Model confidence (mean pLDDT): 77 of 100. Lysine riboswitch aptamer from Tepidanaerobacter sp. GT38, 174 nucleotides, folded computationally.
RNA sequence: AGUUGGGGUAGAGGCGCGGUGUAUCAAGAGUAAGCUUGUGGAGGCUGGGAAACCGAUUAAGCAAGCUGAAAGGGGUCAUCGCCGAAGCAUGAUUUGUCCCCAAAAAUCAUGCUGGGCCUAUAUCGAACAGGUAUAGGACUGUCACCGAUAAUUCGGUGGAGCGCUACUUCAAGA
Repeated sequence: AGUUGGGGUAGAGGCGCGGUGUAUCAAGAGUAAGCUUGUGGAGGCUGGGAAACCGAUUAAGCAAGCUGAAAGGGGUCAUCGCCGAAGCAUGAUUUGUCCCCAAAAAUCAUGCUGGGCCUAUAUCGAACAGGUAUAGGACUGUCACCGAUAAUUCGGUGGAGCGCUACUUCAAGA
């Protein structure tokens, strides 16, 4: 010098991940809702209850006509933060006229997943868009082992991101 263990910094994977927007486009949708007419005949509004509101000045439902949205989600563009980026499952806490349940949002704890793509099933969703979960398939990055090669590199098997690469620092030991 090499080696082992701890810390720090900077990076790589690629249709890479996520956020934001008085941007834009399609769809949502001629739907919801409102009004008129007819029918109907006492309820409607909500998963349930209470309260409130609407209703014989005619409720729900059905039919016809007129007017006619929006949210969530998606594509493009711009921009920001990044490489457990992020997503999901379980549990806990908080949020909002009241209670319960459910849904949604935020935080924390534990656990799983290297990454994108395709297919099938289930689920959310208006959707054949997209998301999520499970299973399978090839692809790709990384490391370990084995083999081949003059070198470069290639092939096979397997693992996981608390990983890998580079630099640096502390300690041990020689």
The sequence was found by an Rfam model in a public genome assembly. Its Rfam family is "Lysine riboswitch aptamer". Rfam links the family to the GO term lysine biosynthetic process.